[in-house]
RNA sequence: UGAGUCGGUCGGGUGACUGCCCCGAUACUAUGUGUCGGGGAGGAAAGUCCGAGCACCGCAGGACAGGGUGCCCCUUAACGGGGGGAAUCCGUGAGGAUCUGGAAAGUGCAGCAGAAAGUAAACCGCCCCGGCACUCUGUGUCGUGGCAAGGGUGAAAGGGUGGUGUAAGAGACCACCAGUUCCGCCGGCAACGACGGAAGCUUGUAAACCCCACCCGGUGCAAGAUCAAGCAGUCUUCAGACGUGGUCCGCGUCGCUUAAAAGACGGGUAGGUCGCGUGAACCGGAUCGCAAGGUUCGGUCCAGGUGAAUGGUCACACAUCCCUUUGGGAGGACAGAACUCGGCUUAUAGACCGGCUCAGUCA
Numbered sequence: 001u002g003a004g005u006c007g008g009u010c011g012g013g014u015g016a017c018u019g020c021c022c023c024g025a026u027a028c029u030a031u032g033u034g035u036c037g038g039g040g041a042g043g044a045a046a047g048u049c050c051g052a053g054c055a056c057c058g059c060a061g062g063a064c065a066g067g068g069u070g071c072c073c074c075u076u077a078a079c080g081g082g083g084g085g086a087a088u089c090c091g092u093g094a095g096g097a098u099c100u101g102g103a104a105a106g107u108g109c110a111g112c113a114g115a116a117a118g119u120a121a122a123c124c125g126c127c128c129c130g131g132c133a134c135u136c137u138g139u140g141u142c143g144u145g146g147c148a149a150g151g152g153u154g155a156a157a158g159g160g161u162g163g164u165g166u167a168a169g170a171g172a173c174c175a176c177c178a179g180u181u182c183c184g185c186c187g188g189c190a191a192c193g194a195c196g197g198a199a200g201c202u203u204g205u206a207a208a209c210c211c212c213a214c215c216c217g218g219u220g221c222a223a224g225a226u227c228a229a230g231c232a233g234u235c236u237u238c239a240g241a242c243g244u245g246g247u248c249c250g251c252g253u254c255g256c257u258u259a260a261a262a263g264a265c266g267g268g269u270a271g272g273u274c275g276c277g278u279g280a281a282c283c284g285g286a287u288c289g290c291a292a293g294g295u296u297c298g299g300u301c302c303a304g305g306u307g308a309a310u311g312g313u314c315a316c317a318c319a320u321c322c323c324u325u326u327g328g329g330a331g332g333a334c335a336g337a338a339c340u341c342g343g344c345u346u347a348u349a350g351a352c353c354g355g356c357u358c359a360g361u362c363a
Stems, first nucleotide, its partner, number of pairs: 001359010013316006020040009042334001046345002049343005054220004058254001060253001062251001064250001066216005071085005086100001087098004101211002106209002108205003123151002125147003129143006159177006178202002180199005186193002224274004233265005245257003281300008318332001320330004
């Protein structure tokens, strides 16, 4: 100097005029108006993918059904989140990624090709024995039996190479190598790793069904509470008191409750207040911890609208870009709370800061 990788911050500023919403104080002609003071959208407010707070329901028991997670340790209110590690893979590296329990419980699947894709299989073949023929110590052909070492097909032929052995062969046996499992010892809290040894154990696939381990009550602020106002019930089917119905996804049990239950037609209401913001909150210091985070001390109060407030106009300067450079022109993305919080995912013009890696050059 260039390229890369990881993390963090901002995301519009100032002034003038004018327009809104909320809170407090005060005055009055009082439920409204005037004056003064304070406050007024985000890093994602989006998606509604997870977890919770809160509210209501008998959240009573469920090896029911169903759902979620799936290497180890830590953290958190909890999570499928976060931090740190292990294993496998990618990258020269800094770093990045994750379909991460089980194939020896069972089932299924692996197209086409190939004889055959799990105790399978014989297309070309090899071997023993027997028969027949011939160009006769061998060749050809037929049959019973044995084989999967050689060739072919294929991503893969059931570990590989070399030997022993055999009628011919084969992990049948042996040596070495690879994988898997187990044992010992050492390191680590652990996942796991190094070393040594044993075993002939040797397709893959579970984001296929499944098995195993752990976890899970449901519905949701349109929850729920309360006030005011208003109305109108009728018909059909069926049941009829120890069992029908109901009991917050389904199934079933218990408990409680009950004369219902199902269907059709018709009437009224859609208003106000609360819930609604002091919260697992934010800022800073100290301290423990590799870190995520924990403990403690101090400080702050930072929107509460309800068909929806926080806006509009003008000017100046600025980030950035272009040009004919005492200047001129253009010029700022994604995007708006509606109960709240911790995450995840997605969108994003532009500007800035820091750590680390690689390549080149110079000293």
Bacterial RNase P class A from Fidelibacterota bacterium TCS56, 363 nucleotides, folded computationally.
Lineage of the source: Bacteria > Pseudomonadati > Fidelibacterota.
Its Rfam family is "Bacterial RNase P class A". By type it is a ribozyme.